Predicted 3D model of an 87-nucleotide RNA (c-di-GMP-I riboswitch aptamer).
The coordinates come from a structure-prediction model, not an experiment, and the mean pLDDT is 82.
[in-house]
RNA sequence: AGAACGAAAAGGCAAACCAUAGGGUAACCUUGGGGCGCAAAGCUAUGCGUCCGUCAAUGAACAGUGACGGACAGGCAAGCCGCCGAA
Numbered sequence: 001a002g003a004a005c006g007a008a009a010a011g012g013c014a015a016a017c018c019a020u021a022g023g024g025u026a027a028c029c030u031u032g033g034g035g036c037g038c039a040a041a042g043c044u045a046u047g048c049g050u051c052c053g054u055c056a057a058u059g060a061a062c063a064g065u066g067a068c069g070g071a072c073a074g075g076c077a078a079g080c081c082g083c084c085g086a087a
Base pairs, nucleotide, nucleotide: 005085006084012038013037017033018032019031021030022029023028036074042080043079044078046077047076048075049072050071051070052069053068054067055066056065
């Protein structure tokens, strides 16, 4: 120095929930509080998946299917990048 690994310390992130705050039809997002957890809980919607909306055919309706658009990176993979240093 690298690979693998994850003890310690420093620093970091932040689930549910709350809000007389803001955005969106919605999924959900932002901000503040909060802290379940996280060594990639950093980044990218590329594949699968979940969720929302619109449209289409079918249908009594719900549901399901397809197309399109969107949300989720803390569902699983993949790609890219990365802090610290015990056994």
The sequence was found by an Rfam model in a public genome assembly. Rfam family: c-di-GMP-I riboswitch aptamer. Rfam links the family to the GO term cyclic-di-GMP binding.